[in-house]
């Protein structure tokens, strides 16, 4: 200096105009309007993929089917999250990825092509050895053939052919028997809470791959979702009860029109409930800093702070300096200065909450690896 690995942070700032929701405070010609004050999105508000409050409906038990989980230990309200730790894979290396139960021996299924045979205590195509007959010959031997039968050791196919090497053995062979190596598995010690690891020792057990195939096991799992639910509650339309009068012209008598007791006008009452409003509703598994315990997830203690709640959806344009960042183009060259241009991303609450996953222009911090130089 180069070239990576890796945790975290932030995610424009000040203003001016002109808007926008929603609360308060006032004034008015009050379903509203206008004036003032106040407040008014994120680290993913997304996806809606997991867990969980809250809320109604269901609801002995148990067991079945469905669905999800899936090395161990801890964290949590919970978890498919999270932290530590094993185990396998990949990188020289920081690191990083792993649905990582099932010796795929409980069953059941899948695998192009090649190949005689591909999972069956399999296969005989070449080769290898026995036996029986044949044949020929230099004859107790040997050649060639045919027939049967034994072999998986050689050759060949293939991604893979049933541990490897070697020695006995055998007609020829074979873990058939044995030594070593290698793999699985049992027991005992040893270390760890455990996954697990080391060490001895023992069985010839030698078992193809695939369980994000079906299955088997382990744990877990009602359902629906704030348009949940909960109070008020016009108008119509029903139910009761009383009842001969209501309404308009009109303040009051007369009059008149029109309703009106068969089919009930008026008037009181009742239940469910539409529009409609309240309410759930934002104070919470909260946020900030300080301590303390724990390698860490977190956990406790304590200080201070309230930080959108709208109801088809506001939280925006426009524009000026300024901060970063980039290009272009004049000078200048040891870093630079002038001018212009561009130009700050992903996105956008709607009952909350922890998580995961995506999507993200730039910019700022810290740790660590490998290789170079230099002292």
């Nucleotide at each position: 200096c180069a070239a990576g690995c890796u945790g975290g942070c932030u995610g424009g700032g000040c203003g001016a105009u002109c808007g926008c929701g929603c609360u308060c405070u006032g004034g008015c010609g009050c379903u509203g309007c206008c004036a003032g004050a106040g407040u008014g999105a994120g680290g993913a508000a997304a996806g809606u993929c997991c867990g969980c409050g809250c809320u109604c409906c269901a609801u002995a038990g148990a067991g079945c089917a469905c669905g999800a989980u899936g090395c161990u230990g801890g964290c949590u309200a919970a978890c498919g999250g999270c932290c530590a730790g094993g185990c396998g894979g990949g990188g020289c290396g920081a690191c990083c990825c792993g649905a990582c139960g099932g010796a795929a021996u409980a069953g059941u299924g899948c695998a192009a092509c090649a190949g005689a045979g591909a999972g069956g205590u399999a296969u005989a195509u070449u080769g290898c050895c026995g036996a029986u007959c044949c044949u020929c010959u230099u004859a107790u031997g040997g050649u060639g053939g045919a027939u049967u039968g034994g072999u998986g050791a050689g050759g060949g196919u293939g991604a893979a052919a049933c541990g490897g090497u070697g020695u006995g053995g055998u007609a020829a062979g074979a873990g058939c028997a044995c030594a070593c190596c290698g793999g699985c598995g049992a027991c005992u010690c040893u270390g760890g809470u455990a996954a697990c690891a080391g060490a001895g020792c023992c069985g010839g057990c030698c078992a193809g791959g695939u369980a994000a195939a079906c299955c088997c096991c382990u744990u877990c799992g009602g359902g629906a979702g704030c348009a949940a639910g909960g109070c008020c509650a016009a108008g119509c339309a029903g139910g009761g009860a009383u009842g001969a009068g209501g309404u308009g012209c009109u303040g009051c008598u007369c009059g008149u029109a029109c309703c009106g007791a068969u089919u009930g006008a008026g008037u009181c009452c009742c239940g469910g409930g539409u529009a409609g409003g309240c309410u759930g509703c934002u104070u919470g598994a909260g946020a900030u800093g300080g301590g303390c315990g724990g390698u860490a997830a977190c956990g406790c203690c304590u200080u201070u702070c309230c930080u959108a709640g709208a109801g088809a959806g506001a939280u925006g344009a426009u524009u000026g300096c300024c901060c970063a960042g980039g290009g272009g183009u004049c000078u200048g060259u040891a870093u630079g200065g002038g001018c212009u241009c561009c130009g700050g991303a992903c996105a956008g609450a709607a009952c909350g909450c922890g998580g995961c996953u995506u999507a993200u222009a730039g910019g700022c911090c810290g740790g660590c690896u490998u290789g170079g130089g230099u002292g």
Notes: Bacterial RNase P class A from an Anaerolineae bacterium, 375 nucleotides, folded computationally. NCBI's taxonomy places the organism under Bacteria, Bacillati, Chloroflexota, Anaerolineae. The coordinates come from a structure-prediction model, not an experiment, and the mean pLDDT is 78. It matches the Rfam family "Bacterial RNase P class A". Rfam describes the family as follows. Ribonuclease P (RNase P) is a ubiquitous endoribonuclease, found in archaea, bacteria and eukarya as well as chloroplasts and mitochondria. The family's RNA type in Rfam is ribozyme.